c-di-GMP-I riboswitch aptamer from Nitrosomonas sp., 80 nucleotides, folded computationally. Lineage of the source: Bacteria > Pseudomonadati > Betaproteobacteria > Nitrosomonadaceae > Nitrosomonas. It was read from a public genome assembly, where an Rfam model found it. It matches the Rfam family "c-di-GMP-I riboswitch aptamer". Rfam links the family to the GO term cyclic-di-GMP binding.
[in-house]
């Protein structure tokens, strides 16, 4: 390099919970907090599931989630 795997190291994310601000709402942001994570990185214009507003006879429309799942792209250290 490449393929595979997570025992150990580094250095990175940051669950619920508080506060603060934004948004009808799901949520989102910054900050403590660290439950967890090798993709818990990016992607919601790649398919599904779930919430939310709106609407409707059914269908639906605008939205949130990538820490729901499954794909895409990039990708850290180590041992063999």
């Nucleotide at each position: 390099c490449g393929u595979a795997a997570g025992a150990a190291u580094a250095g990175c994310c940051a669950c619920c919970c508080u506060u603060g601000c934004c948004g009808c709402a799901a949520g989102g942001c910054a900050a403590g907090u660290c439950c967890g994570g090798a993709a818990a990185a990016c992607c919601g214009c790649a398919g599904g599931g779930u919430c939310u507003u709106u609407g409707c006879a059914a269908c639906g429309a605008a939205g949130a989630u990538a820490g729901c799942c499954u794909g895409g792209u990039u990708g850290c250290c180590u041992c063999c």